């Protein structure tokens, strides 16, 4: 130095303003936000995670938990610079799970949860 364990910590954002209405942070106008890895710097490209659905197995117990596999949110174009950019700059767009509720990316809830991953500590043996 590489490989391989164990442990610890971190790991998702949007304060909104106005109008209508009996009632809307949900409709309308304006605004605001953008997980992780890759790559010329990414909400929109490629991949991953979580949520959700299905299947199989195990445990305990009468319903829950865990593991594995499969499926699964959606959305971008034009011009410029450059070796290289759907990632930068300029311009104009678009998207955002499930449940609740006057129809939700922003409120409440599952969630003081979980996780892609990141950082650190420590061990093994070569």
């Nucleotide at each position: 130095g590489a490989a391989u364990g164990u442990c610890u910590u971190c790991a998702g954002g949007g304060c909104g303003g106005g109008g209508u209405g009996a009632g809307a942070g949900u409709c309308c106008c304006c605004a605001c936000u953008g997980g992780c890895g890759g790559u010329a710097c990414a909400g929109u490209c490629c991949g991953c995670g979580a949520c959700c659905g299905g299947g199989c197995g195990c445990a305990c117990a009468g319903g829950u938990g865990c593991g594995c596999c499969c499926g699964c949110u959606g959305a971008c174009c034009c011009g410029g610079u450059g070796c290289a950019a759907c990632u930068c700059c300029g311009g104009g767009a678009c998207c955002a799970a499930c449940g609740g509720u006057a129809u939700a990316g922003u409120c409440c809830g599952g969630a003081u949860g979980g996780a892609a991953g990141a950082a650190g500590a420590u061990g093994u043996g070569u």
This is a predicted structure of a 126-nucleotide RNA (FMN riboswitch aptamer (RFN element)). It was read from a public genome assembly, where an Rfam model found it. The coordinates come from a structure-prediction model, not an experiment, and the mean pLDDT is 78. Rfam family: FMN riboswitch aptamer (RFN element). About the family: The RFN element is a highly conserved domain that is found frequently in the 5'-untranslated regions of prokaryotic mRNAs that encode for flavin mononucleotide (FMN) biosynthesis and transport proteins. Its family is annotated with FMN binding in the Gene Ontology.